[in-house]
RNAcentral holds the sequence, with entries from ENA and SILVA. A computed fold for a 1378-nucleotide RNA from an uncultured bacterium, annotated as small-subunit ribosomal RNA. Model confidence (mean pLDDT): 84 of 100.

RNA sequence: GAGUUUGAUCCUGGCUCAGGAUGAACGCUAGCGGAAGGCCUAAUACAUGCAAGUCGAGGGGUAACAGGAGAGCUUGCUCUCGCUGACGACCGGCGCACGGGUGAGUAACGCGUACGUAACCUACCUUCAAGAGAGGGAUAGCCCCGGGAAACUGGGAUUAAUACCUCAUGGUAUCAUAAAGCCGCAUGGUUUAAUGAUUAAAGCUCCGGCGCUUGAAGAUGGGCGUGCGUUCUAUUAGAUAGUUGGUGAGGUAACGGCUCACCAAGUCAGCGAUAGAUAGGGGGCGUGAGAGCGUGGUCCCCCACACGGGUACUGAGACACGGACCCGACUCCUACGGGAGGCAGCAGUAAGGAAUAUUGGACAAUGGGCGCAAGCCUGAUCCAGCCAUUCCGCGUGUAGGAUGACGGCCCUCUGGGUUGUAAACUACUUUUAUUUGGGAAGAAACCCUGGGAUUUAUCCCGGGCUGACGGUACCAAAAGAAUAAGCACCGGCUAAUUCCGUGCCAGCAGCCGCGGUAAUACGGAAGGUGCAAGCGUUAUCCGGAAUCACUGGGUUUAAAGGGUGCGUAGGCGGUUGCGUAAGUCAGAAGUGAAAGCUCACAGCUUAACUGUGGAAUUGCUUUUGAUACUGCGCGACUAGAAUCAGGUUGAGGUGGCAGAAUGUGACAUGUAGCGGUGAAAUGCAUAGAUAUGUCAUAGAACACCAAUUGCGAAGGCAGCUGACUGGACCUGUAUUGACGCUGAGGCACGAAAGCGUGGGGAGCGAACAGGAUUAGAUACCUUGGUAGUCCACGCCCUAAACGAUGCUUACUCGAUGUGUGAAAUAUUGCGCAUCCAAGGGAAACCGUUAAGUAAGCCACCUGGGGAGUACGUUCGCAAGAAUGAAACUCAAAGGAAUUGACGGGGGUCCGCACAAGCGGUGGAGCAUGUGGUUUAAUUCGAUGAUACGCGAGGAACCUUACCUGGGCUCGAAUGGAUUUGGACCGUUCCUGAAAGGGAACUUCUCUUCGGAGCUGAAUUCAAGGUGCUGCAUGGUUGUCGUCAGCUCGUGCCGUGAGGUGUUGGGUUAAGUCCCGCAACGAGCGCAACCCCUAUUCUUAGUUACCAGCACGUAAUGGUGGGGACUCUAGGAAGACUGCCGGCGUAAGCCGCGAGGAAGGUGGGGAUGACGUCAAAUCAUCAUGGCCUUUAUGCCCAGGGCUACACACGUGCUACAAUGGAGGGUACAGAGGGUAGCGAAGCCGCGAGGUGGAGCCAAUCUCACAAAGCCCUUCCCAGUUCGGAUCGGAGUCUGCAACUCGACUCCACGAAGUAGGAAUCGAUAGUAAUCGCGCAUCAGCCAUGGCGCGGUGAAUACGUUCCCGGACCUUGCACACAC
Repeated sequence: GAGUUUGAUCCUGGCUCAGGAUGAACGCUAGCGGAAGGCCUAAUACAUGCAAGUCGAGGGGUAACAGGAGAGCUUGCUCUCGCUGACGACCGGCGCACGGGUGAGUAACGCGUACGUAACCUACCUUCAAGAGAGGGAUAGCCCCGGGAAACUGGGAUUAAUACCUCAUGGUAUCAUAAAGCCGCAUGGUUUAAUGAUUAAAGCUCCGGCGCUUGAAGAUGGGCGUGCGUUCUAUUAGAUAGUUGGUGAGGUAACGGCUCACCAAGUCAGCGAUAGAUAGGGGGCGUGAGAGCGUGGUCCCCCACACGGGUACUGAGACACGGACCCGACUCCUACGGGAGGCAGCAGUAAGGAAUAUUGGACAAUGGGCGCAAGCCUGAUCCAGCCAUUCCGCGUGUAGGAUGACGGCCCUCUGGGUUGUAAACUACUUUUAUUUGGGAAGAAACCCUGGGAUUUAUCCCGGGCUGACGGUACCAAAAGAAUAAGCACCGGCUAAUUCCGUGCCAGCAGCCGCGGUAAUACGGAAGGUGCAAGCGUUAUCCGGAAUCACUGGGUUUAAAGGGUGCGUAGGCGGUUGCGUAAGUCAGAAGUGAAAGCUCACAGCUUAACUGUGGAAUUGCUUUUGAUACUGCGCGACUAGAAUCAGGUUGAGGUGGCAGAAUGUGACAUGUAGCGGUGAAAUGCAUAGAUAUGUCAUAGAACACCAAUUGCGAAGGCAGCUGACUGGACCUGUAUUGACGCUGAGGCACGAAAGCGUGGGGAGCGAACAGGAUUAGAUACCUUGGUAGUCCACGCCCUAAACGAUGCUUACUCGAUGUGUGAAAUAUUGCGCAUCCAAGGGAAACCGUUAAGUAAGCCACCUGGGGAGUACGUUCGCAAGAAUGAAACUCAAAGGAAUUGACGGGGGUCCGCACAAGCGGUGGAGCAUGUGGUUUAAUUCGAUGAUACGCGAGGAACCUUACCUGGGCUCGAAUGGAUUUGGACCGUUCCUGAAAGGGAACUUCUCUUCGGAGCUGAAUUCAAGGUGCUGCAUGGUUGUCGUCAGCUCGUGCCGUGAGGUGUUGGGUUAAGUCCCGCAACGAGCGCAACCCCUAUUCUUAGUUACCAGCACGUAAUGGUGGGGACUCUAGGAAGACUGCCGGCGUAAGCCGCGAGGAAGGUGGGGAUGACGUCAAAUCAUCAUGGCCUUUAUGCCCAGGGCUACACACGUGCUACAAUGGAGGGUACAGAGGGUAGCGAAGCCGCGAGGUGGAGCCAAUCUCACAAAGCCCUUCCCAGUUCGGAUCGGAGUCUGCAACUCGACUCCACGAAGUAGGAAUCGAUAGUAAUCGCGCAUCAGCCAUGGCGCGGUGAAUACGUUCCCGGACCUUGCACACAC
């Protein structure tokens, strides 16, 4: 820096990622070289070999080897001789305390750093001084005799030394005695003179020397002591008897309780003793801007350890890795008696483990031990081997090369894109690998030899000898692109995308998250991206994380202020003078090892790596100076603080007294209820309640005043009060003189509830009981009622103990109200509140009473859950309180604000939403649709509102998609290309249910002769699918809703989501309009513009009309005419709150107003904003993807979609008299008609038949409208209501009415007497009621749908409630949104 909490936003906050690193491991892969590194686990156990010896110039000697000499002889063997080189074992010297390993222990003077040692040691080395005289006795070895399995060991004899002992000599050594000078740091140190006592020595030799003893000094290495620094836990708070100190003694190289005896009672600890856990420390290393954090492998320094534990010996040095002794565990040998051993040295083995190498070479170099030296020893070391474990370097080729080849992959697929200049091909180069040849540096010393300086000594110069690595590095030559590329990733973070497969499966995943049929996230492929001999994963550390915040955080609401005060330690502290110099600052000196880091230069071809020099090492110590600030000491001051005097104030605290109310008791009056609730009941009451009155009594609480008030540290405090008592405030020329602030632990107080003891107990009232409510009701409501509430004393110690805001001090604009003081009005203090500036804050908000600006001190926080839980401890009578985790689990949890949605929240308003009124549905029969069931099939879709007389505006066949059966396979249809034929059509016959199959007859047209048209066949390309997905889609549609809303530009406000505008006050049917306003404008909606209708005018009159004129008829606009009227269809007018009155600022509203055919949108229609329902439709159509291809396609026959116990929706007809039936009679509108409407006439009871005039229609026709009106009849009944059902006979359509048509006639005459709960429609030409027409259509199941006209009501007080909707506001833990 990014991702992740949300619909979106800001913040808080955690989780995660990108970077670097590693002694790493695992997966895939692997060409070379250089430099480094390599048991992190079992301080587990170890086979085998090696890792410390050396000196014969200390010694006695001679086991082995070699030489020599001698002897014997078998002539190449044996024996003898320490004679020589050498040398086993032995005595002796030096070394073995170094080097090498490991990190178990250790929280410590262990380590680091700086000092001290006046409290000490130091072999070998260097320098200086002095010295080395004389003796002696042993003992290993060797030899002899034994024991034992072995390891080993006993006895005897004899022997040497640079082994051991004695004597001498001796000082500046040591000790004792006493003195003087000088110095210091307390004990004290140092120098000098004196006296006395004690202690040394070793030899060897090549004669050069090497050694020996004493003392002094140096160097080196150590011992001891001290200051400072050095992990976590207080759920470890007290620890300690040699403990702390003293005196004396012992011991040590040395101080010291180091040890001992005695004496005293100390010592350490909240600045963390003691205890527990963990851990070797440092230089450094990783990371980081730094501060830090993590770490301590390799290299260097220190420490500790050497199977576990202990002990000392030797020695200059050890309490000793490859020494000793003892105990223990383990392993091995054993003759069972007894012995041996210690890889945390180098290799190596086993085991453990994710995991870590060769039983290699050499002492050539460097270094170490011994030695005079040669030399010997050296798993230290130098080298090599193994391992991509890390770092660094090199290579796997370079240039040209387009028809952009083949192949792969993708696509909009005759074609294009990409792989890709990539390949092929041409030219070039040769690092590396391979082969051949040459071939180092590291080596100079010691030593030998020659020479020189000055002579042996010593030093210098020249020559000679010496290489494990290694025939290695390096150099040259040869041939030839020849020998050499992988891994991870491609949804975002994060560079890089497409196809196929899969289908919440398989799987992926660091976080968010992908996968349920179109996956850039799984698997594969193609392409791409990153790094590259490596690449990824895992683990761990730092970073990012300011996420423990010193640098550099917070605490009103996100985690976080202790319930409050007093006060101890501690921290911090007013003005001023002098002194001091601890802190502080400056200079200087010492130290801060080397390596590392860093800079420069240099060496390997470069780099890594290495070398040389510088810088750095921020620290500590010493010293010299400075004195502003802090500290310390002394003095002064008054502004802080306290005291004093006078006054004021209040529900501050602790103790004592009245009235109202309530309960109870007594008496009285009085009678049937009282009480309680939403409604009731339990309860009380005729044994007299409730109510009313009087008297008595009990306990508790204090109406009004009363407030946004007052007081108190908080909890808290309310009748009255002359008693006791705390505080605050004001005024003052008073007093003291910093006495102050905060406050870990500590102490005190601390609502309510609860506990203990004793009182008290009216009312209220947990628990409990009863009654209700309810699905239940362990509740809310109600009747009772115990503890308790009250008092005294003692505990408890917690609260949303809240201002969710610690205390103190200073500073920073104002306004208003209020309480209480002072003063002469202005004014000025101290409190309690409200609003605001600056400023702050994530915002809400805070804002002199800060959450602003600063200072001091305390407390607390570090993701959510687990959990304030468990364990432990303290307190408590108990209840419990305080302190206070972890495992595990999640990717969030959270704060503030925003927009919506929602609320049995509020306000305003609207709608046939309710109400008022009318008519229905729900009951009956039938029609129709749906569910269900059934079926071979009952094709499919539609399913709350917004499916159900819906798609369907016409299912007998067809339709038809379904079922059964029979057939076809380039296919039933259409188009293109090529080839070919001349017909095609038509007619007839056979078979068959038909489709289909078969046969026969017939045998093209036009022509410019090139061909064209038509048609058949064959081949081929496009087939076809009412199969799936409406959750992949387009288009169309329903609904909210004809509701009044939905947005934008610019500006402004807000960190932002967003707001404003659009809210507010009015008004409207309306976001309609007006006014106001940080808004000003605009768009889609509203309205208007469009159509029909209502009025008039005008124009024009045929098929419409006929007033007047004429003709004519039985009659009729029938005819001539007419243009008046009706009407038709073009145009125009008209209505706009325009006018009047009232109200109102205006918009607008009101009026039995005027006028007008119509009045406030006149009525109706078309018109449906942004969007919602993943709403409906892949079966109207179109379309992506998937599926199917002798079938899921196509043809045909028959069946089915019409089934039927049942349930629901929508309708029709009724139940009758406002009616039925019979007769007569009147008035529409809108439509349709040539495969049609079909008149008159005739036939039939009728459906209809016959007939054919007229009509492509204001002409003819369907076509008689019906209700209505007049007359007659029926008389309340299952009827002269109602017509279902079934029987018979017919008509019509149609290939065909069985399943399955409509209609007619005759006969039959079911249910039904007005419909439960519930529910629907519509506000006027509406409901209701009456008929007519049309589409589809051969016909029709139409009672449906769409239209038309006739007759023609009732009601609306009003908006409390139900439903739906709009706006404002409020709450929200909702946002797939109740």